RNA sequence: GGGGAUGUGGUGAAACUGGCAGACACGUAGCGUUCAGAGCGCUAUGAUCGCAAGAUCGUGAGAGUUCAAGUCUCUCCAUCCCCA
Numbered sequence: 001g002g003g004g005a006u007g008u009g010g011u012g013a014a015a016c017u018g019g020c021a022g023a024c025a026c027g028u029a030g031c032g033u034u035c036a037g038a039g040c041g042c043u044a045u046g047a048u049c050g051c052a053a054g055a056u057c058g059u060g061a062g063a064g065u066u067c068a069a070g071u072c073u074c075u076c077c078a079u080c081c082c083c084a
Stems, first nucleotide, its partner, number of pairs: 001083007010026003019067001027045007046057004060076005
């Protein structure tokens, strides 16, 4: 230099054909159980703002197509693989 794969919460991941993003599991926090702990059960858990109700934003970055994009198209970035 050429070609290819991947990128989603704190972690592993799901979302099949474009149609409620984050299911499910882990972790974490609170509570219960215990003399205490472990284990187990229940609840909560993306971010910002807000007393709350709620609002806005969020799939590596940016743009495009579309009523609608994690998903399709283009450019770039990062990691990995192959070729030279």
This is a predicted structure of an 84-nucleotide RNA (transfer RNA) from Candidatus Falkowbacteria bacterium RIFOXYA2_FULL_38_12.
Taxonomically the source falls in Candidatus Falkowiibacteriota (Bacteria, Bacteria candidate phyla).
The prediction has a mean pLDDT of 80.
The sequence was found in a public genome assembly.